c-di-AMP riboswitch aptamer (ydaO/yuaA leader) from Paenibacillus sp. GSMTC-2017, 158 nucleotides, folded computationally. The source organism's lineage runs through Bacteria, Bacillota, Bacilli, Caryophanales and Paenibacillus. Of the family's consensus pairs, 96% are formed in the model.
[in-house]
RNA sequence: AUAGCUUCAUUGUCGAAUUUCCAAUUAGGGAAAUCGGGGGAACCAAUCACCGAAUCUAUACAUGAAUCGGUGCGGGGUGAAUCUUGGAAUGUUCCGAGUAGGGUACUCUCAUACCCGAAUCCGUCAGCUAACCUCGUAGACACAAUGAGAGAGGACCC
Numbered sequence: 001a002u003a004g005c006u007u008c009a010u011u012g013u014c015g016a017a018u019u020u021c022c023a024a025u026u027a028g029g030g031a032a033a034u035c036g037g038g039g040g041a042a043c044c045a046a047u048c049a050c051c052g053a054a055u056c057u058a059u060a061c062a063u064g065a066a067u068c069g070g071u072g073c074g075g076g077g078u079g080a081a082u083c084u085u086g087g088a089a090u091g092u093u094c095c096g097a098g099u100a101g102g103g104u105a106c107u108c109u110c111a112u113a114c115c116c117g118a119a120u121c122c123g124u125c126a127g128c129u130a131a132c133c134u135c136g137u138a139g140a141c142a143c144a145a146u147g148a149g150a151g152a153g154g155a156c157c158c
Stems, first nucleotide, its partner, number of pairs: 011142004018033005035136005044127001048072006055065002074125001075122004083098006101116004106151007
């Protein structure tokens, strides 16, 4: 001097995930505000398939209506993260190509570019939903996206 790794601070990105107070370091706790989620009336909306039984009605029989029993398929939440499809493997899974949708440094619109398109929870249960009840307030990252138009805000000087 260069490169890499680690720690702290500042500035920022995704996200609801920030701020303050009490206690505490022999600790790992508690509370409030903020922001976000779930459950939960009326009204409205919704009511799977097959088999069996008996009932009602029509034109004689039901292919119509509603009820009971049995069997099978489950269903739902957080999140942008759904869906289609090819190949390999053949218990699972792995490697792709797209796609609903989402993100990119004040906000919106337009254009182009790049990236994501996961994970996980409940446990046969949940539509909407006032009152009410209840839970979370994490984690992971960064030298980057530019241009045009409109708007907002800030700093400095006079």